[in-house]
RNA sequence: AUUAUUUAUACGGGAGAGACUACUGAUGAAGUAGCGCCGAAGGAGCAACCACCCCGGAAACUCUCAGGCAAAAGGACCGUACAUAUUAA
Repeated sequence: AUUAUUUAUACGGGAGAGACUACUGAUGAAGUAGCGCCGAAGGAGCAACCACCCCGGAAACUCUCAGGCAAAAGGACCGUACAUAUUAA
């Protein structure tokens, strides 16, 4: 100096689904209850597959506990920049 990967930070992108009904409140937001709905925080389950002596790892699939269903916020994940660590030549 280069390639790949890990982690952190910054910036950009980033889906789905009732601004539902009743009550409280009432400027707005919000809360409680009811019915309906979503899948991309987190969580749980199954499993291809990876590893394999043992112990393990594992999805955007499934569930919907939590969360969410105008905007804002949040948002898995992706890209760029910088830093850090590891690996290979």
Model confidence (mean pLDDT): 76 of 100. The RNA shown here (Glycine riboswitch aptamer) has 89 nucleotides and comes from Pelagibacteraceae bacterium AG-410-D23. It matches the Rfam family "Glycine riboswitch aptamer". From the family's description: This family represents the bacterial glycine riboswitch. NCBI's taxonomy places the organism under Bacteria, Pseudomonadati, Alphaproteobacteria, Candidatus Pelagibacterales, Candidatus Pelagibacteraceae. It was read from a public genome assembly, where an Rfam model found it.